[in-house]
A computed fold for a 353-nucleotide RNA from Tyzzerella sp., annotated as Bacterial RNase P class A. The sequence is in RNAcentral, with records from ENA. The gene name in the source record is rnpB. It matches the Rfam family "Bacterial RNase P class A". The family's RNA type in Rfam is ribozyme.
RNA sequence: GAAGUAAGACAGACGGUCGCUGCUGCAAGUGCCGAAAGGCCGCAGGAGAGGAAAGUCCGGGCUUCACAGGGCAGGAUGCCGGAUAACGUCCGGUGGAGGCGACUCCAAGGCUAGUGCAACAGAAAUGUACCGCUUUAGUUUCGACUAAAGUAAGGGUGGAAGGGCAGUGUAAGAGACUACCGCCUCGUUGGUAACAACGAGGGCACAUGUAAACCCCAUCCGAAGCAAAACCGAAUAAAAACGAUGUGGCGGCCCGUCACGUUUUAGGUAGGUUGCUUGAGCCUGUUGGCAACAGCAGGUCUAGAUAGAUGACCGUUCAACGACAUAACCCGGCUUAUCGUCUUGCUUCGUUU
Numbered sequence: 001g002a003a004g005u006a007a008g009a010c011a012g013a014c015g016g017u018c019g020c021u022g023c024u025g026c027a028a029g030u031g032c033c034g035a036a037a038g039g040c041c042g043c044a045g046g047a048g049a050g051g052a053a054a055g056u057c058c059g060g061g062c063u064u065c066a067c068a069g070g071g072c073a074g075g076a077u078g079c080c081g082g083a084u085a086a087c088g089u090c091c092g093g094u095g096g097a098g099g100c101g102a103c104u105c106c107a108a109g110g111c112u113a114g115u116g117c118a119a120c121a122g123a124a125a126u127g128u129a130c131c132g133c134u135u136u137a138g139u140u141u142c143g144a145c146u147a148a149a150g151u152a153a154g155g156g157u158g159g160a161a162g163g164g165c166a167g168u169g170u171a172a173g174a175g176a177c178u179a180c181c182g183c184c185u186c187g188u189u190g191g192u193a194a195c196a197a198c199g200a201g202g203g204c205a206c207a208u209g210u211a212a213a214c215c216c217c218a219u220c221c222g223a224a225g226c227a228a229a230a231c232c233g234a235a236u237a238a239a240a241a242c243g244a245u246g247u248g249g250c251g252g253c254c255c256g257u258c259a260c261g262u263u264u265u266a267g268g269u270a271g272g273u274u275g276c277u278u279g280a281g282c283c284u285g286u287u288g289g290c291a292a293c294a295g296c297a298g299g300u301c302u303a304g305a306u307a308g309a310u311g312a313c314c315g316u317u318c319a320a321c322g323a324c325a326u327a328a329c330c331c332g333g334c335u336u337a338u339c340g341u342c343u344u345g346c347u348u349c350g351u352u353u
Base pairs, nucleotide, nucleotide: 001349002348003347004346005345006344007343008342009341010340012317013316014315015314016313017312018311020048021047023045024044025043026042029041031040032039033038050324054335055334057333058332059331060330061329062225063224064223065222074221075220076219077218078217079093080092081091082090083089094108095106096105097104098103109216110215114214115213116210117209118208130155131154132151133150134149135148136147137146138145139144163181164180166178167177168176182204183202184201185200186199187198188197189196190195229274230273231272232271238265239264240263241262242261246260247259248258249257250256281300282299283298284297285296286295287294288293318322
């Protein structure tokens, strides 16, 4: 210098004018709206979206309902250890795959529990004789042909032919037997473990693949969600009490009764308030740990609307008119989108000293 790999930061900057949503302080009227609950009005100051606020795919907090305990069904996860409030996330390992390498990727329990499926080709897809090889019998024009039996070494088909390869053996062959490799079982050593190394045994009929096929095994999961939920609470309709006073009906009057009326209660609609942002918070330092992360000390407060606020215009500036996109109960993750700029570690190759 080139190519690559891993991790991270920023997401235009400065100034002015107008506007929008909260907050704080001052001020405050026999003020305004409303039945009430409650809300509104002036001035000043200060604050006001993201790395993903997104998808709503996981996990937790919080809330209401349900709940003795256990099971069925359903769903999710699936090597080991750790982190965490929890997780399907993260960290560190093991095993496997890719790359010269830095490094990256893996849904990685069980088809030796059972069932199912496997197009086409092929004789045969689980137990198989098409060609070939061998023996026997028969025929023979002596080239061979036919029949029966044996055979999975060779050919052919296929993703896959049922351990591989070499030898012994045999009529020809075959784990039939032997060595090595693979597989399975057991043991020893190392490791918390996954697992690794070594040793012994088993001829291997446990005999292809598929479990993001049914299924089996293990672990976990009560349901619904802030339009959750709590509180206040008109109108209408409902119930009870009162008749001391008033009005009307029962033809008049008295009593009685009914309706209106007055008061209270229950319910919780419209509406209002809370929930609502101080939280597993953020920043800096330090200690422990390989790390995820945890402890300690100091500092700090950083939107909270309810039809939903961040915008518009002007000037200067940058290589640039600046991508993806805009909170709605909160937090930890995952996934997806993203113009461009910058930083650091490491790898390979080349050149120079």